Description
Small-subunit ribosomal RNA from an uncultured bacterium, 1517 nucleotides, folded computationally. The prediction has a mean pLDDT of 84.
[in-house]
RNA sequence: GAGUUUGCUUUUGGCUCAGAACGAACGCUGGCGGCGUGGAUUAGGCAUGCAAGUCGAACGAGAUUUCCACUUCGGUGGAAUGAGAGUGGCGAAAGGGUGAGGAACACGUGGGUAACCUGCCUCAUAGUUUGGAAUAACCGACCGAAAGGUUGGCUAAUACCGAAUAAGACUACGAUACCUGCGGGUAAUGUAGUAAAAGAUGGCCUCUAUUUAUAAGCUAUCACUAAGAGAUGGGCCCGUGUCCUAUUAGUUUGUUGGUGGGGUAAAGGCCUACCAAGGCGAUGAUGGGUAGCUGGUCUGAGAGGAUGGUCAGCCACACUGGGACUGAGACACUGCCCAGACUCCUACGGGAGGCUGCAGUCGAGAAUCUUUCGCAAUGGGGGAAACCCUGACGAAGCGACGCCGUGUGCGGGAUGAAGGCUCUAGGGUUGUAAACCGCUGUCACAAGGGACGAAACAUCCUGGCGCUAAUAUCACCAGGACUUGACGGUACCUUGAAAGGAAGCCCCGGCUAACUCCGUGCCAGCAGCCGCGGUAAUACGGAGGGGGCAAGCGUUGUUCGGAUUUAUUGGGUGUAAAGGGUGUGUAGGCGGCAUGGUAAGUCAGAUGUGAAAUCUCUGGGCUCAACCCAGAAACUGCAUUUGAUACUGCUGAGCUAGAGUACCAAAGAGGCAAAUGGAAUUCUUUGGUGUAAGAGUGAAAUCUGCAGAUAUCAAGAAGAACACCAGUAGCGAAGGCGAUUUGCUGGGUGGAUACUGACGCUGAAACACGAAAGCUAGGGGAGCGAACGGGAUUAGAUACCCCGGUAGUCCUAGCCGUAAACGAUGGACACUAGGUGUUGGGAGGGUUACCUCUCAGUGCCGCAGCUAACGCAUUAAGUGUCCCACCUGGGGAGUACGGUCGCAAGGCUGAAACUCAAAGGAAUUGACGGGGACCCGCACAAACGGUGGAGCAUGUGGUUUAAUACGAAGAUACGCGUGGAACCUUACCAGGGCUUGACAUCUAGUGGAAAGGAUUUGGAAACAUUUCCCCCUCUUCGGAGUCGCUAGACAGGUGUUGCAUGGCCGUCGUCAGCUCGUGUCGUGAGAUGUUGGGUUAAGUCCCGCAACGAGCGCAACCCCUACUUCUAGUUGCCAGCACAUAAUGGUGGGCACUCUAGUGGAACUGCCGCAGAUAAUGUGGAGGAAGGUGGGGACGACGUCAGGUCAGUAUGGCCCUUACGCCCUGGGCUACACACGUGCUACAAUGGCCGGUACAAAGGGUUGCCAAACCGCGAGGUGGAGCCAAUCCCAAAAAACCGGUCCCAGUUCGGAUUGUAGGCUGCAAUUCGCCUACAUGAAGCUGGAAUCGUUAGUAAUCCCGUAUCAGCCACGACGGGGUGAAUACGUUCCCGGGUCUUGUACACACCGCCCGUCAAGCCACCCGAGUUGAGUGCACCCGAAGAUGGUCGUUUAACCGUAAGGAGAACAUCAUCGAAGGUGUGUUUGGUAAGGGGGACUAAGUCGUAACAAGGUAACC
Repeated sequence: GAGUUUGCUUUUGGCUCAGAACGAACGCUGGCGGCGUGGAUUAGGCAUGCAAGUCGAACGAGAUUUCCACUUCGGUGGAAUGAGAGUGGCGAAAGGGUGAGGAACACGUGGGUAACCUGCCUCAUAGUUUGGAAUAACCGACCGAAAGGUUGGCUAAUACCGAAUAAGACUACGAUACCUGCGGGUAAUGUAGUAAAAGAUGGCCUCUAUUUAUAAGCUAUCACUAAGAGAUGGGCCCGUGUCCUAUUAGUUUGUUGGUGGGGUAAAGGCCUACCAAGGCGAUGAUGGGUAGCUGGUCUGAGAGGAUGGUCAGCCACACUGGGACUGAGACACUGCCCAGACUCCUACGGGAGGCUGCAGUCGAGAAUCUUUCGCAAUGGGGGAAACCCUGACGAAGCGACGCCGUGUGCGGGAUGAAGGCUCUAGGGUUGUAAACCGCUGUCACAAGGGACGAAACAUCCUGGCGCUAAUAUCACCAGGACUUGACGGUACCUUGAAAGGAAGCCCCGGCUAACUCCGUGCCAGCAGCCGCGGUAAUACGGAGGGGGCAAGCGUUGUUCGGAUUUAUUGGGUGUAAAGGGUGUGUAGGCGGCAUGGUAAGUCAGAUGUGAAAUCUCUGGGCUCAACCCAGAAACUGCAUUUGAUACUGCUGAGCUAGAGUACCAAAGAGGCAAAUGGAAUUCUUUGGUGUAAGAGUGAAAUCUGCAGAUAUCAAGAAGAACACCAGUAGCGAAGGCGAUUUGCUGGGUGGAUACUGACGCUGAAACACGAAAGCUAGGGGAGCGAACGGGAUUAGAUACCCCGGUAGUCCUAGCCGUAAACGAUGGACACUAGGUGUUGGGAGGGUUACCUCUCAGUGCCGCAGCUAACGCAUUAAGUGUCCCACCUGGGGAGUACGGUCGCAAGGCUGAAACUCAAAGGAAUUGACGGGGACCCGCACAAACGGUGGAGCAUGUGGUUUAAUACGAAGAUACGCGUGGAACCUUACCAGGGCUUGACAUCUAGUGGAAAGGAUUUGGAAACAUUUCCCCCUCUUCGGAGUCGCUAGACAGGUGUUGCAUGGCCGUCGUCAGCUCGUGUCGUGAGAUGUUGGGUUAAGUCCCGCAACGAGCGCAACCCCUACUUCUAGUUGCCAGCACAUAAUGGUGGGCACUCUAGUGGAACUGCCGCAGAUAAUGUGGAGGAAGGUGGGGACGACGUCAGGUCAGUAUGGCCCUUACGCCCUGGGCUACACACGUGCUACAAUGGCCGGUACAAAGGGUUGCCAAACCGCGAGGUGGAGCCAAUCCCAAAAAACCGGUCCCAGUUCGGAUUGUAGGCUGCAAUUCGCCUACAUGAAGCUGGAAUCGUUAGUAAUCCCGUAUCAGCCACGACGGGGUGAAUACGUUCCCGGGUCUUGUACACACCGCCCGUCAAGCCACCCGAGUUGAGUGCACCCGAAGAUGGUCGUUUAACCGUAAGGAGAACAUCAUCGAAGGUGUGUUUGGUAAGGGGGACUAAGUCGUAACAAGGUAACC
């Protein structure tokens, strides 16, 4: 920086990702080289080999071998060689490994040692005299399986011992100077005492002695002794730094100190005896857990965080535990003793061993190498040296484990090849990629050459110099000669051949660079987070393509980062997690003004140190790099020292502004105690009046009452609480405090002066107070009232409501210690605009209303500022300082365990496993509410008529069926698609047939004609089959057109998906809404505009307003209708005129009227009154045919319902292709126990029937409408006039009106059903048409719950027409006119809608969300009778090795002693301490466990409905 909570926003907050790193592991893959690196787990067990020896120039003996001489051939003597042992010296305490233990002076850092040691090495000093006794080896004897041991004898030393000497050293005493940290130290010094030594090798003859030469001599080197200095290495002590835990708060008896003694190289309780009672601890003792520490390493901007492998420093350990010995050094990795476990050997008696050295092996594990080469280099041990030893080390080997380098080729090459993939079928892409042409030669391969790393030591030669008697020897220096390579025939160089041998892995939904196809179909699977997958998956699997990195790439794990998500840098706490319930106050932290001193903090300089390596910079070496080397810088630290003195600290002496004391004054439900009062309530307390009810509720009932209630009057008793006053008034730290009076008492406030002189603020721990409920004991008990009983309500009702009612509520004493103990806001101080109330004081003014100023409280509004917003705002949540408390995702959980308090209830403290990706805050827009306000609609109400009951029609469900084709499904499916199923339609079923197809386009081949007409046979037809007629047109003679056949592309599909779609439609809804631009406000979503006051049918208009405008809607413009002008008069009309007739616009004529159909007008709240803001507008009126959108229609905003339709058409994907396509016949869609919707006809007298008489509009008509006339009871038939229509026809309008009849009945109502006989259409009327006549005459007498339509030319009622159509199941649909009502008080309620507002835990939006028990599965946890490990405390027992001490014992070379013996020593033994072990008893911590407990999680289980809206009883603590 990003993703992720939401519809959206902002904020809080967690989770996750991108980066870097690693001693890594795993998967796939793997050319080469260089440099690094590699047992992190079982400090588990180990076979085998090697890892520490060396010195003959310390010593004795000496196997073997060689040579010489002699020989009795057995051997002997001499010389050389000197193995393996032994004595002795040095080394073995280094080097190498590991990190178990250890929280400590272990480590880091800086100091101290006046409290110490230091082998080998260096320098300088003094010495090295003289004696002695042994002992191993060896030889002999013996024991043992072995390991090993006992005993007798011989012998040497640089082994051991005595004596001498003592410069110096040490000890004791004496005494001087200087220094000091005052403890002491240093130097010089007097007296007395104590302690040494070893030789070896080479050379020489100056001195001495024999004298050839040698040594007793001299000399050189090495060694030795004493003492000093240095260097190096160590011991000890101190300051300081160094993990988690308080669910570890007290700990300690050698403990703390002292004295004496012991011990050590050395201070010291290090040890011991005695004395004292101390020491440590909230600045975290003690205990528990974890851990080697550091330089460094990783990360990070840094501060930090994590880490401590390789390399380097230190520490610790060496099978486990204990112990000492030797030594300069150890309590000793490859030494010793003891105990234990384990392994091995054994003759069973007893022995041996210790890879956390290098290799290697087994085991466990995700996992970590060769039983290699060499001492050539570097380093170490021994040695005079040669040299020996060295698994240190140098090399090689194995592992892509890491870092670095390098290659797998380079250039040209478009038919943009083939193939793959894809496609809109054109193309695109793979892709210059390949092929092909040219070139080069790194690596690997082969051949040839071939290193650096090596400088030396030693020896020899030459020269110089030193020691010396010396030219010898020896030492040193310089030069020369000679010698030495594991790696390795390696690096490197040259040549040869050859593009030849050398590329993979991950990813492609977003974060995050990279997209398509196929397969799959909530399956298989993916996933770091969000999340993908339920038939069009860029998210799964494959493919093509692409992206990234590359000999690697991914995954997993871990660390830091991002994370300011523990916040020093750098966070917070009103509502998100978070202020302690409140105060008093200890430690601590912080602290007013001025001044002197000091210099601890602070600042500056200098010095020392801060190992090397690492990091950084510069330079250099490997061809580069990694890597390596050199130099510089750095190491932010610590210490010492010098200086500065502003600030802080400390200290001296002051000040008064903070704080406090005294005085005066007023206010108050502040606290405690006592006394008193009235109203109300209750009373199986009494009396009176009085009678049938009372009480209670939504309605009731339980209950009280004729035994007299309720009501009412009087009296009495009891307990509790104190109406009015009463007020965002007062007081108190908070909890809290309310009748009156008295007493005692705390605090605050104002005023004016005096005094003290910083005495202050905060406050862990502690202490005190602390509502209600609860507990203990004793009282009290009127009312109220958990539990409980009863009555209701209810599906249930362990509730809400009602009738009762116990604890309790009250008092006294004592516990409890918690609350949404809230202002959800810790305390103190200072500062930062105001306005307006109110309480208690004070001052000034004043006209006595009041005004101004001020202090202390308490409210509201509001600026700056702050805040995520809401909001806060001198009573801060603003700006600062100080102190305390608290927070760090949600759940688990304020739970468990432990501790502590409590009588108990329970409180305080307070986790983890596991689980989720969120949980939250504030605000926004919606939606919703059994929230509010306003308004509208045939929404209710009022009224009229229906439906629901009957019969029939029709549609649907269901059922049935071979099939009963498909769709439509609350409103918004159901007389709907269908505006018309007998065949057709037709999609369904059965059967029969066809396969380039019934239909379209094209290609190839083929045929000749075709096409058309007629015809034969089979057949239900389709179809198959036969014959005949006719046998084509154009032509540039190639062919083209048309047709049949064959083949192939393809056709075809009412198959699927309306949840892939277009288009169209329904619905909310003809509801008044839905938006935009600019501006403004807001961090933002958004708001404003569009809200408000009026008004309207209307977001209609007016006014106001941070809005101003605009768009889609509304309205208007369009059509019909109502009045009218003008124009035009045929087919319309006929007033007047004329003609004809029985009569009629029939005719002439006319166009006045009606009418027709064009064009205009008219209506706009225009006018008047009133209401209203003077507006909009409303209301009444005038005029007018019409009055306030005149009536009706067309017209349907943004959008909602994944609404409907793939079967109207179109269309993507999928599916079928001799069938899911096509043709035909017949059947079905018309079935029928039943259920529903929509209708028709009725049930009758406002009627039926019969007769008579009127008046329409709108339509239709040539395959048509059909007149007159005739026939038929009728349907209809015959007939043919007229009409392509203002002309003719359909056509009779009906209700109405007039007259008659019926007389309330299942009827002269009603017409279903059925029979018979007919008519019509049609190829056909059986399934399955309509109509007519006659006959038949069913149900039905006005319809339960419920429900529909309608506000005027409307309902109701009456006919007429049309589309579709051969006919018609039409009673439907769409139109037309005739007659023609009733009612609306009103908006409480039902339904729907609009606006504003409010709440919300809803946003799939209340058909929402969501809680708890129960049932099931799974997981982790707690308790648990017990059981079993580990650690540890205490007490006791036993007591190894060893050390110290004691000792009558035994033994005993050196010294003393003539001797006896002594000294001393060893052994033995005893005592003390003492590891392991044992017993007992505690405690801590694991494993496991019958059973018990809650918790988390898990698409569709059960019961209810607790919460979210007034959530239907407000919620919550």
Rfam family: Bacterial small subunit ribosomal RNA.